[in-house]
Context: one part of a larger RNA
Molecule: small-subunit ribosomal RNA, 5' domain
Organism: uncultured bacterium
RNA sequence: GAUGAACGCUAGCUACAGGCUUAACACAUGCAAGUCGAGGGGCAACAUGAACUAGCAAUAGUUUGAUGGCGACCGGCGCACGGGUGAGUAUCGCGUAUCCAACCUAUCCAUUACUCGGGCAUAGGCUUUCGAAAGAAAGAUUAAUUCCCGAUGGUACGAUAAGUUCGCAUGAAUUUAUGGUUAAAGGAGCUUUCCGGUAGUGGUUGGGGAUGCGUUCCAUUAGACAGUUGGCAGGGUUACGGCCUACCAAAUCUACGAUGGAUAGGGGUUCUGAGAGGAAGGUCCCCCACAUUGGAACUGAGACACGGUCCAAACUCCUACGGGAGGCAGCAGUGAGGAAUAUUGGUCAAUGGGCGAGAGCCUGAACCAGCCAAGUAGCGUGAAGGAUGACAGUCCUAUGGAUUGUAAACUUCUUUUAUGGGAGAAUAAAAGAUUCCAUGUAUGGAAUAUUGCAUGUAUCCCUUGAAUAAGCAUCGGCUAACUCCGUGCCAGCAGCCGCGGUAAUACGGAGGAUGCGAGCGUUAUCC
Numbered sequence: 001g002a003u004g005a006a007c008g009c010u011a012g013c014u015a016c017a018g019g020c021u022u023a024a025c026a027c028a029u030g031c032a033a034g035u036c037g038a039g040g041g042g043c044a045a046c047a048u049g050a051a052c053u054a055g056c057a058a059u060a061g062u063u064u065g066a067u068g069g070c071g072a073c074c075g076g077c078g079c080a081c082g083g084g085u086g087a088g089u090a091u092c093g094c095g096u097a098u099c100c101a102a103c104c105u106a107u108c109c110a111u112u113a114c115u116c117g118g119g120c121a122u123a124g125g126c127u128u129u130c131g132a133a134a135g136a137a138a139g140a141u142u143a144a145u146u147c148c149c150g151a152u153g154g155u156a157c158g159a160u161a162a163g164u165u166c167g168c169a170u171g172a173a174u175u176u177a178u179g180g181u182u183a184a185a186g187g188a189g190c191u192u193u194c195c196g197g198u199a200g201u202g203g204u205u206g207g208g209g210a211u212g213c214g215u216u217c218c219a220u221u222a223g224a225c226a227g228u229u230g231g232c233a234g235g236g237u238u239a240c241g242g243c244c245u246a247c248c249a250a251a252u253c254u255a256c257g258a259u260g261g262a263u264a265g266g267g268g269u270u271c272u273g274a275g276a277g278g279a280a281g282g283u284c285c286c287c288c289a290c291a292u293u294g295g296a297a298c299u300g301a302g303a304c305a306c307g308g309u310c311c312a313a314a315c316u317c318c319u320a321c322g323g324g325a326g327g328c329a330g331c332a333g334u335g336a337g338g339a340a341u342a343u344u345g346g347u348c349a350a351u352g353g354g355c356g357a358g359a360g361c362c363u364g365a366a367c368c369a370g371c372c373a374a375g376u377a378g379c380g381u382g383a384a385g386g387a388u389g390a391c392a393g394u395c396c397u398a399u400g401g402a403u404u405g406u407a408a409a410c411u412u413c414u415u416u417u418a419u420g421g422g423a424g425a426a427u428a429a430a431a432g433a434u435u436c437c438a439u440g441u442a443u444g445g446a447a448u449a450u451u452g453c454a455u456g457u458a459u460c461c462c463u464u465g466a467a468u469a470a471g472c473a474u475c476g477g478c479u480a481a482c483u484c485c486g487u488g489c490c491a492g493c494a495g496c497c498g499c500g501g502u503a504a505u506a507c508g509g510a511g512g513a514u515g516c517g518a519g520c521g522u523u524a525u526c527c
């Protein structure tokens, strides 16, 4: 000098940033991922309409999917993002550089072509059954942008034959001919418009793989290895590969530190230092890994998936004892551990994300507010004048002097802040809606109204009145700052040297002084 700090004494305000470093310990409760009815069958609840019944009417009841809409269900997209944590990992994990002629990529953009004809089911609803529950089973019946079959089809994917061009070894690109395999889905509007669907090609974005170099300590760890090292054939994968399998050979790594053990997420960066270095990796950003522990796959463009599935284990809970349910290292919050770390808050207004034609819905992402001197910065606790150098305290060489000290009183001002009263934002630009105009017909432009959580907050003006606001540590030397009293090797101090045994500038108190100041000291750690 620094800190994600803690402790002691003290404490006025504002802004910005920060806040479980320990038990990857266990978790009550609420919320954190939904959305689309313009894909579908439908109608549980609500509203509207219609019909009927009671009634003079108001009104009440029943029926009806007819309409708005919509619980549950099928289907689509999303749930692989966003958010958390650092347990594991000394590794192509990360950083940097290069390569893939060995690869994939939903949505999006551009472009080419197509979108024809049929069918079987199954949720739901209905009728039954079993179960304490979680849930499950059977029968008949039904829809779709669900699923299946057929047609057509290409520069798609294979095969055969003949070439052309090129390269980086295996080869790559491409032309022609023959024959083979594989597609599709509709919906809204209402009059030709929009949203879709299928197959290609190119791009974007995101990922996968390979390699060179760098990446902690221990030799009181010296040999390690059997799919081990290479080949051949096959399997598997989006793709290369002992990735896996069979066979063949006996290799491969290692004092330039293999193997083993310990520790540890890596980087951008941060702290320190003149630098070279040394130390750290909290907040923010990038990458990786993990989601109670271990294992596995399914779906999907993408996961071997935090709020999905299955199996095993430990733990907790419910039970009618037959069987079931759960996973905060999401946001709050609780217990425990600890020197120690916050609210079971508000809003989707902005930014961003998901779905949707859109309106919109969801969003503990995010933006705000709350708590904490835990940090940094700013402001204030008054300013000017004022000597009889007042009273009082302390000290001395004591009828006197020194010091506290221009300090106070007193006089004249100011009002940041505070109190009370008033005015009062920016953050909002749009998208979407309505009307109009232009044309290149789905774009651009104009006008109108609408949308603010924080917030009646920030800020500004006025009123009152110095009014509401100073402490902490030290004073032997290092080290800025000295005297008196008490104590008497006691009580105690102390970072080092050391101080204290009767005049202690070193202990305790007082007065005075010095340093910093809403903080000041101590402890811990790093340079």
Base pairs, nucleotide, nucleotide: 001526002525003524005523006522007521008520009519012379013378014377015376016375018372019371020337025335026334027333029332030331031330034077035076036075039074040073042070043069046068047067048066049064050063051062052061053060054059084290085289086288093215094214095213096212097211098210099209100208103207104206108203109202110201111200112199113198114197115196116150117149118148119147126139127138128137129136130135156181157180159178160177161176162175163174164173165172166171186195187194188193216262217261218260223253224252228250229249230248231247233245234244235243265287266286267285268284269280270279271278272277292313293312294311295310296309315326316325317324318323343369345368346367347366351365352363353362354361355360382413383412384411385410392404393403394402395401396400418464420462421461422460423459427454433448434447435446436445437444438443439442471516472515473514474513475512476497477496478495482511483510484509485508486507492499493498